[in-house]
RNA sequence: CACCUAUCGAGAGCGGCCCGAGAGUCCUGGCUCGACGACGGCCCGGCAACCACCGGCGUCCCUCACGCCGGCACGGUGCCCCUGCCAGGUGCGAUAGGAG
Numbered sequence: 001c002a003c004c005u006a007u008c009g010a011g012a013g014c015g016g017c018c019c020g021a022g023a024g025u026c027c028u029g030g031c032u033c034g035a036c037g038a039c040g041g042c043c044c045g046g047c048a049a050c051c052a053c054c055g056g057c058g059u060c061c062c063u064c065a066c067g068c069c070g071g072c073a074c075g076g077u078g079c080c081c082c083u084g085c086c087a088g089g090u091g092c093g094a095u096a097g098g099a100g
Stems, first nucleotide, its partner, number of pairs: 001100001003098006013044001015043004022033003025091001026089005045080003050076002053071007084092001
C1' cells in the first nucleotide's frame, strides 16, 4: 500500500500546562461546542476484553485445533462531550484481527 473479517446507540476527566480560531466527517440541511479559550498537543488520571495470557465446558480416543462461557487492564493496541452529533448519499473513514 491494496484485500478479507468483526465492531462503530455501552463505558471512562467540569484535572494541570501550552497554543490561539474556528471545531464536531466530505457534500446538503439541521443541531451543538467555542476568546468564561473550543479544536489540537503534552502530562496525569480513567474506561474497555480486539489480540495475547489463565481457567472451565463442548466437538474429539488423547493432544492439537475450533467454538462457547468466565477471569485478567503489570503484555500488544485502542478509547475517554452530544450514536462517527442527527437525516439523506451505492460516500468517506476509524479501531482490532487476519492474510499478501
The prediction has a mean pLDDT of 79. The RNA shown here (SAM riboswitch aptamer (S box leader)) has 100 nucleotides and comes from a Chloroflexota bacterium. It was read from a public genome assembly, where an Rfam model found it. Rfam family: SAM riboswitch aptamer (S box leader). Its family is annotated with regulation of gene expression in the Gene Ontology. NCBI's taxonomy places the organism under Bacteria, Bacillati, Chloroflexota. Of the family's consensus pairs, 97% are formed in the model.